[in-house]
RNA sequence: GGAGCCGGCUGGAUGACCGCGGUCCACUUCGGUGGGCUGAGGAAAGUCGGGGCUCCGCAGGGAAGGGUGCUGGCUUGCGCCAGUCGAGGCGACUCGCAGGAAAGUGCCACAGAGAACAGACCGCCGGUUCGGCCUCGUGUCGAGCCGGUAAGGGUGAAACGGUGCGGUAAGAGCGCACCAGCACCCCGGGCGACCGGGGUGGCUAGGCAAACCCCACCCGGAGCAAGGCCAGACAGGGAGAGGGCGUCCCGCCCGCAGACACUCCCGGGUAGGCCGCACAGAUGGAUGGUCAUCCACGGAGGUAUUCCCACCUCCAGGACAGAACCCCGCUUACAGGCCGACUCCCCGC
RNA sequence: CGGGGAGUGGCGCAGCCAGGUAGCGCACGUGCUUUGGGAGCACGCGGUCGGGAGUUCAAAUCUCCCCUCCCCGA
Repeated sequence: GGAGCCGGCUGGAUGACCGCGGUCCACUUCGGUGGGCUGAGGAAAGUCGGGGCUCCGCAGGGAAGGGUGCUGGCUUGCGCCAGUCGAGGCGACUCGCAGGAAAGUGCCACAGAGAACAGACCGCCGGUUCGGCCUCGUGUCGAGCCGGUAAGGGUGAAACGGUGCGGUAAGAGCGCACCAGCACCCCGGGCGACCGGGGUGGCUAGGCAAACCCCACCCGGAGCAAGGCCAGACAGGGAGAGGGCGUCCCGCCCGCAGACACUCCCGGGUAGGCCGCACAGAUGGAUGGUCAUCCACGGAGGUAUUCCCACCUCCAGGACAGAACCCCGCUUACAGGCCGACUCCCCGC
Repeated sequence: CGGGGAGUGGCGCAGCCAGGUAGCGCACGUGCUUUGGGAGCACGCGGUCGGGAGUUCAAAUCUCCCCUCCCCGA
């Protein structure tokens, strides 16, 4: 000097004028007027997850259903931080719904001979029959049949460990050595996931659980248009003996011959106010606009001395986006600026 | 504001749950038939499966995040 990676903060400032919502005070002819205070974000967004709050009488047990899934710590919870392992990158670092595939079931298309405790298409080897050739043999070549063989070719994402030596008719963990990997045991480190080392064993165990499932843990449902009160309007009709716990069973509660009540359905009416509701805040929704100066970024011109930088003048100009019951988290969008840590490459000393 | 559902040729849909060939009808094109048209018959064209990541050998399908549209609720 170039390229990159991670974390944090910020994301216009000041003044004047006009305007809007809420609240308090004063005045009022009750229509308003004046003054004070206050009025969007890191994501207010998506509504993805959780909690508060409210209702379902209580929110009890089991089943079904759903969710989560390495370890430790924190948190009511969702999640967050640190680590381990796996994948990617030269690296800083990034990503991961990351338990179990020797509990069981299922799937592995096409291609290929064979796709899961497999398989003989070509090849290799042995035997046998027939035919050809000659040097007439324990020969050789070709074709057929029977058998052996997973070394080699070929197919595939994946072909039932790899290399070497021995062995064999040809071969094969058939035997051996080394390596990779698996199970068990021991030692050392770590709270732990796990890591490092050694020994024994049988020679090898395919992949998929973001397929069913198994194991462990967790979860009742609905949502502020929840729900409660007041006022006003209207037209009633039908069904129920069992109903409710908003899937089922148990348990519990209410009711049981009465229809004034309760539940459900159809029809009719209303589209108002208050609470819930907030140190912004609602009746469908206020938080804005203009001008001036400055700041960051950008463009054009000029001065000096060719360029950069600096200075002067002019122009243009401010990312994503806006609360609606509240809070926490996740995800997504975001021009530009500042700070800090780190990695790789090149050059100079 | 809250809840639910759907995106597949030009149009309307199936396939998704239990991953491997993207299919059906209408439309469109060519040919046959007809004097010509329509109807009919035969053949054919046409699809980044809304977008981006992930799991897997392999994704329209399974998982996550975005985008668009529709429906319901005092």

Predicted 3D model of RNase P RNA and transfer RNA as a complex of 423 nucleotides. Model confidence (mean pLDDT): 75 of 100. It holds a member of the Rfam family "Bacterial RNase P class A". The family's RNA type in Rfam is ribozyme.